[in-house]
RNA sequence: GCGGGCGUAGUUUAAUGGUAGAACAAAGGUCUCCAAAACCUUUGGCGUAGGUUCGAUUCCUACCGCCCGUGCCA
Numbered sequence: 001g002c003g004g005g006c007g008u009a010g011u012u013u014a015a016u017g018g019u020a021g022a023a024c025a026a027a028g029g030u031c032u033c034c035a036a037a038a039c040c041u042u043u044g045g046c047g048u049a050g051g052u053u054c055g056a057u058u059c060c061u062a063c064c065g066c067c068c069g070u071g072c073c074a
Base pairs, nucleotide, nucleotide: 001070002069003068004067005066006065007064010024011023012022013021018054026042027041028040029039030038047063048062049061050060051059
C1' cells in the first nucleotide's frame, strides 16, 4: 500500500430505520451498634464530518482509532 472485521455509559454488551436497554461499577437511601450482603433510587453512552430519508446507532461516502490477513520496491 491492498483486503476484511470492529468502534454504543467507567467496563462488558443489546437494539440494526420509528422514545438507546441490561449487567457490573459509581453516588444517595433503607436496614445494622458499625460494616458487609440484600433491597430501592439516581447519574452516565451511539468515534468524527457529510449524504440519503418524514425520521439514522442502523443505509451510503470520507476520515480517525483498534484488530486480523497479505504483497512490491529500496
Predicted 3D model of a 74-nucleotide RNA (transfer RNA) from Candidatus Magasanikbacteria bacterium RIFCSPHIGHO2_01_FULL_50_8. Its mean pLDDT, the model's own confidence on a scale to 100, is 82. It matches the Rfam family "tRNA". The family's RNA type in Rfam is transfer RNA.